[in-house]
RNA sequence: GCCCGAAUAGCUCAGUGGUAGAGCAUCCCACUCGUAAUGGGAAGGUCCUCGGUUCAAUCCCGAGUUCGGGCU
Numbered sequence: 001g002c003c004c005g006a007a008u009a010g011c012u013c014a015g016u017g018g019u020a021g022a023g024c025a026u027c028c029c030a031c032u033c034g035u036a037a038u039g040g041g042a043a044g045g046u047c048c049u050c051g052g053u054u055c056a057a058u059c060c061c062g063a064g065u066u067c068g069g070g071c072u
Stems, first nucleotide, its partner, number of pairs: 001071007010024004018055001026042005048064005
C1' cells in the first nucleotide's frame, strides 16, 4: 500500500427497513433467624462519526475514525 471483518447498555453479545433486546453486573422487593442461592421488578442506549437513499435507517449506499485478521 491492497483486501476482508468488527464497532449496539458498565461487560459479553443478539437484532438484516417500521419508535432496540438477552445474559452477567447494579438497585429494590419476596423467601431466610441471618447470609448466599432462588424468584419477581426497576434503572441503564445521541446503535462509532459525517453525508446519501427512503414516507421511515442500528439495518441499505459512500467517506472517515478505531480495533482485529490476511496479502505484499
The RNA shown here (transfer RNA) has 72 nucleotides and comes from Curtobacterium citreum. The prediction has a mean pLDDT of 84. Rfam family: tRNA. Rfam classes the family as a transfer RNA. The organism belongs to Curtobacterium, within Bacteria. The sequence is in RNAcentral, with records from ENA.